This is a predicted structure of a 359-nucleotide part of an RNA (large-subunit ribosomal RNA, domain IV) from Binatia bacterium (SeqCode). Model confidence (mean pLDDT): 88 of 100.

Context: one part of a larger RNA
RNA sequence: AGCUGGGUUAAGGAACUCGGCAAAUUAGCCCCGUAACUUCGGAAGAAGGGGUGCCACGCUAGGGUGAAGGGCCUGCGCCCGGAGCCCGACGUGGCCGCAGUGACCAGUUCCAAGCGACUGUUUACUAAAAACACAGGUCUGUGCGAAGACGUAAGUCCACGUAUACAGACUGACACGUGCCCGGUGCCGGAAGGUUAAAGGGCGGGGUUAGUCCCUUCGGGGGCGAAGCUCCAAACUGAAGCCCCGGUAAACGGCGGCCGUAACUAUAACGGUCCUAAGGUAGCGAAAUUCCUUGUCGGGUAAGUUCCGACCUGCACGAAUCGUGUAACGACUUGGAAACUGUCUCAACCAGCUGCUCG
Numbered sequence: 001a002g003c004u005g006g007g008u009u010a011a012g013g014a015a016c017u018c019g020g021c022a023a024a025u026u027a028g029c030c031c032c033g034u035a036a037c038u039u040c041g042g043a044a045g046a047a048g049g050g051g052u053g054c055c056a057c058g059c060u061a062g063g064g065u066g067a068a069g070g071g072c073c074u075g076c077g078c079c080c081g082g083a084g085c086c087c088g089a090c091g092u093g094g095c096c097g098c099a100g101u102g103a104c105c106a107g108u109u110c111c112a113a114g115c116g117a118c119u120g121u122u123u124a125c126u127a128a129a130a131a132c133a134c135a136g137g138u139c140u141g142u143g144c145g146a147a148g149a150c151g152u153a154a155g156u157c158c159a160c161g162u163a164u165a166c167a168g169a170c171u172g173a174c175a176c177g178u179g180c181c182c183g184g185u186g187c188c189g190g191a192a193g194g195u196u197a198a199a200g201g202g203c204g205g206g207g208u209u210a211g212u213c214c215c216u217u218c219g220g221g222g223g224c225g226a227a228g229c230u231c232c233a234a235a236c237u238g239a240a241g242c243c244c245c246g247g248u249a250a251a252c253g254g255c256g257g258c259c260g261u262a263a264c265u266a267u268a269a270c271g272g273u274c275c276u277a278a279g280g281u282a283g284c285g286a287a288a289u290u291c292c293u294u295g296u297c298g299g300g301u302a303a304g305u306u307c308c309g310a311c312c313u314g315c316a317c318g319a320a321u322c323g324u325g326u327a328a329c330g331a332c333u334u335g336g337a338a339a340c341u342g343u344c345u346c347a348a349c350c351a352g353c354u355g356c357u358c359g
Stems, first nucleotide, its partner, number of pairs: 001354004006350004011345002015343001020340001028052005037042001039173001053095005062087004069080004096100001108338007115330002120132002136171007148157003174325004179255003184252002186248005193243003199237002204232005211224005256274005283317001284314001295311005
């Protein structure tokens, strides 16, 4: 000088720091006592106090178990009996120390807010959470050889179940609620009309050529063309689907603008107008959402971009992509307080190990 799951520290006590991170405090048992709130269970070990060792009275009081023996009796019964063993206050008096759960072991607590109801689950090796799950709620599908799923199939799971069942989706205890819009997309229903595939149908047309006509340099060339075979093919008849008509939002989703108006001013219950499928209801609101913004006011502080309570001008909350509350719970997040401390003012010393200097 360095290292360490080390130790101690005057005075102060969070002034440290993003943040009390780390450390310290608290701690067992008995007694007293214990608030708001509450789903009446809790909250609660709330908080906050007091006691605690040893000896004598005293193998104490009291409690548990219950042997020998005895009685009744015949049941591996009942009663009396109390040995032994175990647990064990309380009171009075006394003794020692700084200190009696004397070491070890061994809760810090409270207030307020956010999120998630809760116990649980998770990124094996940087995330444990407000993420996932959850009981509960709702919708949709499925009548059984179920729907759904795996498989080419056979077959299997679902289920040796049967709609109080099973599958899928969303929400997520509980309380109070869950508004308006079906124009778009999706789903469900409808079948009159429009459109429409294969197929049916076959108007008409093409190819081939037995034949026939014309020309010929007799080699051939050209025209027409029956039957058969073959190719194309119009009208017309053709489902579902789409168009169309309805329904449906705890389906995907959406839920306006401008102007004016009251006897101070300001504001606008009110009026006008444009657009829309309909223009955001209740509740909440600078919020895990607020840009401007450290909004404004109040509280807390000597001083507060954080925090709490309000206001509402919601850039850009809002009702099962749930809204608003909520006791209990949380190694969650935020703010505050008490106690406590080497976190700090500000550092010092000690123990151990290593290094270095001297011998």

It matches the Rfam family "Bacterial large subunit ribosomal RNA".